[in-house]
Transfer RNA from a Candidatus Nealsoniibacteriota bacterium, 75 nucleotides, folded computationally. It matches the Rfam family "tRNA". It is annotated as a transfer RNA.
RNA sequence: GGACCCGUAGCGAAGCCUGGAUAUCGCGUCCCCCUGUCACGGGGAAGGUCGUGGGUUCAAAUCCCAUCGGGUCCG
Numbered sequence: 001g002g003a004c005c006c007g008u009a010g011c012g013a014a015g016c017c018u019g020g021a022u023a024u025c026g027c028g029u030c031c032c033c034c035u036g037u038c039a040c041g042g043g044g045a046a047g048g049u050c051g052u053g054g055g056u057u058c059a060a061a062u063c064c065c066a067u068c069g070g071g072u073c074c075g
Stems, first nucleotide, its partner, number of pairs: 001074007010027004020058001029045005051067005
């Protein structure tokens, strides 16, 4: 230098191919109930500009372009 894969909440993942209305799940955090206390269990809440910027579209996590970070392979 070239090709491909990954980037989504504090952590781990799904959703992307085939665009659709409040982005889902588990763990964790906080509050309440339960308990003599903790844990377990039950209920609830907060937390995401979907790596960044731009484009297409009525509408983008999803399609296109550029770019950043990480990884694999080739030269």